[in-house]
RNA sequence: GGGCCCAUAGCUUAGUUGGUUAAAGCAUCCGGCUCAUAACCGGAGGAUCCGAAGUUCGAGUCUUCGUGGGCCUA
Numbered sequence: 001g002g003g004c005c006c007a008u009a010g011c012u013u014a015g016u017u018g019g020u021u022a023a024a025g026c027a028u029c030c031g032g033c034u035c036a037u038a039a040c041c042g043g044a045g046g047a048u049c050c051g052a053a054g055u056u057c058g059a060g061u062c063u064u065c066g067u068g069g070g071c072c073u074a
Stems, first nucleotide, its partner, number of pairs: 001073007010026004019057001028044005050066005
C1' cells in the first nucleotide's frame, strides 16, 4: 500500500426483513434471609447505540466519509 472484520450500560453480549417503551448476565446500590459474611431471593439506577453526513414516513440496523481496534497479504 491492498483486502476483510469489529465499535450498543462500568465489563461481557443480544438486538430477526429498518417499525411502538434499546434487552440480558456480571458488577454497583437498596431490601430480605443469617449471630455475621458469602451464597440465594426481590427491587432500583445506569447506554438517545464511536463521530459526521446521506437514504427513508421511520435508522442501533442500509449507504458514504472519518476515528479507534483486530486479522490477512505485499

This is a predicted structure of a 74-nucleotide RNA (transfer RNA) from a Bdellovibrionia bacterium. The coordinates come from a structure-prediction model, not an experiment, and the mean pLDDT is 82. It matches the Rfam family "tRNA". The family's RNA type in Rfam is transfer RNA. Lineage of the source: Bacteria > Pseudomonadati > Bdellovibrionota > Bdellovibrionia. It was read from a public genome assembly.